[in-house]
RNA sequence: AGAGUUUGAUCAUGGCUCAGAGUGAACGCUGGCGGUGCGCCUAACACAUGCAAGUCGGGUGUGCCCGCAAGGGUAACACGGCGGACGGCUGCGUAACACGUUGGUACGUACCCCGAACUCAGGGAUAUCCCGUCGAAAGAUGGAGUAAUACCGGAUGCCCUCGCAAGAGGAAAGAUUUAUCGGUUCGGGAACGGCCUGCGGCCUAUCAGAUAGUUGGUAAGGUAACGGCUUACCAAGUCUAUGACGGGUAGCUGAUCUGAGAGGAUGAUCAGCCAGAAUGGAACUGAGACACGGUCCAUACUCCUACGGGAGGCAGCAGUGAGGAAUCUUCCGCAAUGGGCGAAAGCCUGACGGAGCGACACCGCGUGGAGGAUGAAGGGAUUUUUUCCCGUAAACUCCUGUUCUGAGGGACGAAAUUUUUGACGGUACCUCAGGAGAAAGCAUCGGCUAACCCUGUGCCAGCAGCCGCGGUAAGACAGGGGAUGCAAGCGUUACUCGGAAUUACUGGGCGUAAAGCGUCUGCAGGUGUCCUGCCAAGUCUGGUGCUAAAUUUCGAUGCUCAACAUCGUCUUUGUGCCGGAAACUCGCAGGAUCGAGUCAUUCAGAGGCAUCUGGAAUGCCGUGUGUAGGGGUAAAAUCCGUAGAUCCACGGUGGAACGCCAAAAGCGAAGGCAGGAUGCUGGGAAUGUACUGACACUCAGAGACGAAAGCGUGGGGAGCAAAGGGGAUUAGAUACCCCCGUAGUCCACGCCCUAAACUAUGCGGGCUCGGUGUAGGGAUGUUCAAUUGAUCCCUGUGCCUUAGUUAACACGUUAAGCCCGCCGCCUGAGAAGUACGGCCGCAAGGCUAAAACUCAAAGGAAUAGACGGGGACCCACACAAGCGGUGGAACAUGGGGUUUAAUUCGAUGGUAAACGGAGAACCUCACCCAGGCUUGACAUCCAGGUAAUCCGGCCGAAAGGUCGGAGUGCCGCAAGGAAACCUGAGACAGGCGAUGCACGGUCGUCGUCAGCUCGUGCCUUGAGGUGUACUGUUAAGUCAGCGAACGAGCGCAACCCUCAUCCUGUGUUGUUUUUUCACGGGAGACUGCCGCCUCCAAGGCGGAGGAAGGUGGGGAUGACGUCAGAUCAGCGUGUCCCUUAUGCCUGGGGCUACACCCAUGUUACAAUGGUCGGUACAGAGGGCAGCAAAACCGCAAGGUGAAGCCAAUCCCACCAAAACCGAUCUCAGUUCGGAUUGAAGGCUGCAACUCGCCUUCAUGAAGUUGGAAUCGCUAGUAACCGUGGAUCAGCCACGCCACGGUGAAUAAGUUCCUGGGUCUUGUACUCACCGCCCGUCAACUCAUGAAAGCUCGGGGCACCUGAAGCACCUUUACUCGCAAGAGGAGGUACCACGGUGAAACGAGUGAUUGGGAGUAAGUCGUAACAAGGUAACC
Repeated sequence: AGAGUUUGAUCAUGGCUCAGAGUGAACGCUGGCGGUGCGCCUAACACAUGCAAGUCGGGUGUGCCCGCAAGGGUAACACGGCGGACGGCUGCGUAACACGUUGGUACGUACCCCGAACUCAGGGAUAUCCCGUCGAAAGAUGGAGUAAUACCGGAUGCCCUCGCAAGAGGAAAGAUUUAUCGGUUCGGGAACGGCCUGCGGCCUAUCAGAUAGUUGGUAAGGUAACGGCUUACCAAGUCUAUGACGGGUAGCUGAUCUGAGAGGAUGAUCAGCCAGAAUGGAACUGAGACACGGUCCAUACUCCUACGGGAGGCAGCAGUGAGGAAUCUUCCGCAAUGGGCGAAAGCCUGACGGAGCGACACCGCGUGGAGGAUGAAGGGAUUUUUUCCCGUAAACUCCUGUUCUGAGGGACGAAAUUUUUGACGGUACCUCAGGAGAAAGCAUCGGCUAACCCUGUGCCAGCAGCCGCGGUAAGACAGGGGAUGCAAGCGUUACUCGGAAUUACUGGGCGUAAAGCGUCUGCAGGUGUCCUGCCAAGUCUGGUGCUAAAUUUCGAUGCUCAACAUCGUCUUUGUGCCGGAAACUCGCAGGAUCGAGUCAUUCAGAGGCAUCUGGAAUGCCGUGUGUAGGGGUAAAAUCCGUAGAUCCACGGUGGAACGCCAAAAGCGAAGGCAGGAUGCUGGGAAUGUACUGACACUCAGAGACGAAAGCGUGGGGAGCAAAGGGGAUUAGAUACCCCCGUAGUCCACGCCCUAAACUAUGCGGGCUCGGUGUAGGGAUGUUCAAUUGAUCCCUGUGCCUUAGUUAACACGUUAAGCCCGCCGCCUGAGAAGUACGGCCGCAAGGCUAAAACUCAAAGGAAUAGACGGGGACCCACACAAGCGGUGGAACAUGGGGUUUAAUUCGAUGGUAAACGGAGAACCUCACCCAGGCUUGACAUCCAGGUAAUCCGGCCGAAAGGUCGGAGUGCCGCAAGGAAACCUGAGACAGGCGAUGCACGGUCGUCGUCAGCUCGUGCCUUGAGGUGUACUGUUAAGUCAGCGAACGAGCGCAACCCUCAUCCUGUGUUGUUUUUUCACGGGAGACUGCCGCCUCCAAGGCGGAGGAAGGUGGGGAUGACGUCAGAUCAGCGUGUCCCUUAUGCCUGGGGCUACACCCAUGUUACAAUGGUCGGUACAGAGGGCAGCAAAACCGCAAGGUGAAGCCAAUCCCACCAAAACCGAUCUCAGUUCGGAUUGAAGGCUGCAACUCGCCUUCAUGAAGUUGGAAUCGCUAGUAACCGUGGAUCAGCCACGCCACGGUGAAUAAGUUCCUGGGUCUUGUACUCACCGCCCGUCAACUCAUGAAAGCUCGGGGCACCUGAAGCACCUUUACUCGCAAGAGGAGGUACCACGGUGAAACGAGUGAUUGGGAGUAAGUCGUAACAAGGUAACC
């Protein structure tokens, strides 16, 4: 210090998430030791038991003990004194003078210190006790008696209080013994407390008004003391937008955590203050309380009870239950520190000192160290089965002893003070001995983020902080091995700060990302020109007081170190007081004119309001004319019209809007404003520089205006036109189009108050280059003068642009530049500008304005593509123009479907379907049935045997099984070896089994389309662009010109093959005549020449010459890439699977099935023809398991036969067919057509049944030119005609590939269809339009609003009641007292709890209901994104 995540990629905006530190923590796994800290954050919930506040006998009575007594001891009880107001706990309440800090004073103070004075003489009671009574108890009560440092009055009074004074009033206690401790009064101090006060620190305005003792005064009361603290009277004040009042939350601080800091969060432990003591109220006592371990009352709860009554309060220490994720021992001791009492000894002290429990935190230590390679075993990985990793790790050798165990020794803490006194503790620590022995885990390993492999799983199980992993090769799940990080801990969860400049003071923004109020006026507020003087509030500065300690910083010191502790220092950012300075700000005073305004002279204008008025046009009415249509649309229809429309003419009526002028124009604050005239009226500009003298700018709240639509009342209503009706369109059409049509649009008055109210740009001021228009006004100079023109100034309004700014787009003196002042607004998206509440409104609705929940994005600008029912240009048999087909028939072939035991498999738009298959009867063969084999049909290795091999018999469908016979070889001197066969064991073979979405290779397609890229440079923040764009040209990114590009590569072209012309060489088997032919070599064509066009280019058009002319024809050649295109069944190959079978062999069957559909073809439908006869002309191929001549036989297929030929020689193969000549048929289902079927034959082959081809005779289907639709072809092409070949025994070939023969028509164009290229434009698409995406409905889930009501809660108000208590009043009877009076009794006022009532507020719940959000594959449509198919939006 940053990183991940929106995109195909980019920049910026913006949220979410992570890495850091921390904790009073908890949970999971694990756990050796010690030190120091910390330990109910939840129920201020309820508490069993024990302890936590007593002490004093030197105040007194008295009991008890010792003693005969004197006396002594002790202290249970009681009186009395002091203390129980401290210490300890907790954080409920409290938003407050509660706290922090500063200042103040009208006050108090027991104990302590100092000083002054006094301490005299008396009195009457009473408790314990004794005797009774009542009661279960707690306790109550009667009688008798008694003491005091208890109580009471009297005296004195330094002194105090009151009072001007005189004067009046006011005290005490003794004990014990000779020195103290006390007592009383007063003054002072210390320390503590009370009260007042400036300033400071939470959220909420969806809380805007609050307040009657309220604010002040007078008087009185009350208090320790001031004060409405209380009461009476008087006045009507007081607080509040600088946030009163209300609501919510909360103890405050020193400090703690975090942060660079500024800040933010927190308020455990320690310390200061406050508040509370079961809940509420109250007072008493006292120096001090309205009192945690006191009293009284009420309430709730718990306990005891004899039912009549009583008792209690752990938020003290332990402990229990409950709650909760969660927080300890019913320990030891007063030895230390401190506190209470006491003269003291001492007693008490759950304060405190210690120990215990808890890895809860921090700190320290250890779990061994050194050597050690058979690199052990084992585990894991592995391409060469060997190598690598765990790994010096282990074993083994030597050593050490921290910790541990045992033994011995053994503290400081103990000081005052001479003695005594240690819970901790036989602890810390020291010494010795023993023994590597007893001591390592947790998390992670896809990126962020250090660390990687194997196996299993197969969108399952699971992981996940964010992005995201998992659908058969998962570095992300689970296990294993290894690695990384930290370590007695490690992870997870929760919370805080940081990162987050993501609330921005330091330190952000608002044209389009969220964000400028629709506009103006303007109070408060904020800010404000120049000069002079004063002041000193702000500001700056010096000094000084306070800012507790602890903490923090720094430096030391002490525990072996550290944590920890101690000492010193800095700091305590704040604030009070006393001084100083005077620039700036404020204030006061005086002046100025440039800001602002006034005045004068002119000027422009759809500025506003009111009244009057005009013409054109539409509609309607009347009259005339006139006849069959009109109107409307893409096309129609509804509609109007023979009852006379439309059209035309004339006249009339009525309402609304104002053509030309007219413009980038003008005016207005904005909305907005347009025929003309008049009246009233607002604002602005220029010039003059006369006047005022800062009068200014902005503006929360407030007020005014505010398009359209809408509302109310009353008018008006021509045209237009929501709603509505009808006609079309459509799958539907509640729309778009058409015909009608009501509100409304218009006027007057009153509301509404919103718009994409936009320049998406708040207002005002200053500064900062230019160019060019336009509107208003002015000036200069020229001229005799005027007009025009020129230049300049001010004010508006447009465009282009520099610097600069900006994420970019863009803005650019009319700023989005550089600055100042003020206001408004924003803080992820959705939910939502919604709900609730409030205000406004007649309503519609408006203004203000959330949350739960969901998501990891949403959004901006620009980039490259793709796409568009966007545009421009160009190309292609793409269309058009033509020729011939397909689609209809029959048959062939292939495919789908169906069937089947099987009908093996693949290919499925173009880019599958006469495709793999250039040959399925067996084989092929992969499929089915049946019979068999299991190291196998095939390969390598081992062992044993035999050579091999050949022949025959039997069983069997065959495979195979079994029996018999013949027969031995080659190399080597030898041992032995090679090859073949049989048997056996296992390694292995084998698989047309899966995955073409794991791959190689190959292929199809876009497409033979002209494109696709790179280096350097340049431009851009960047993706990226440029180059490759533009103009012309081309078949072409072909070439040229120009250009921030210059070059280059893969493509194009050319180089290659072939055909066409010529020359030349050679020449058999060809030809014998120049020639032709075959095989080689060469020439030729390059827009080279001419003319025109173009830019002087590239090139185009035409011409000449030439066999050929502008790429001469054809072929081969296929850029970067796209389609996860095709192929694991051609081959190879990773992984998975089968192994007496998914392998292998054999026989038979199947791939040839057949209601149907599709594709590709063949033959036809005939006369441009069929049949018969005659007569011509090719090219290219093939041939030894072959082609086969002649001759003969057969009607023929074919047979016999064999010459020749390994082929320029011979054969297939001769007459190639169409063509041509002649004859016949005469328009018909035919002398067309040949399917189908019957019979007889031939050929191949082990074998033609399923299932071959051919021949002859007979049979003679459909079909008369083919719907919608669709295919090929631009010249030797289409069309027609035959010939050959591969595969192959034969052939289902009408297929495919090749060859020649005859041989056209049409186009010279680009509107349209299809495909493609370039440029441009829009985009919400990028899986890229087969895209994206909206809303209703249906299903489930979640949170939330409304709702008849219901329940609960905290307050306020009114009334009733009125315990205890204080105050006051009354009191005949009772008690005490001489009396005064007190008690008692009764009453009044105040008042807690309680009760009642009417409202308000908050929370929960609620049948039903509303919208919202979410959920792999639901329904209906297609609203948006392209001109999204009716531009979209407000």
Model confidence (mean pLDDT): 83 of 100. This is a predicted structure of a 1434-nucleotide RNA (small-subunit ribosomal RNA) from an uncultured bacterium. The sequence is in RNAcentral, with records from ENA and SILVA. Its Rfam family is "Bacterial small subunit ribosomal RNA".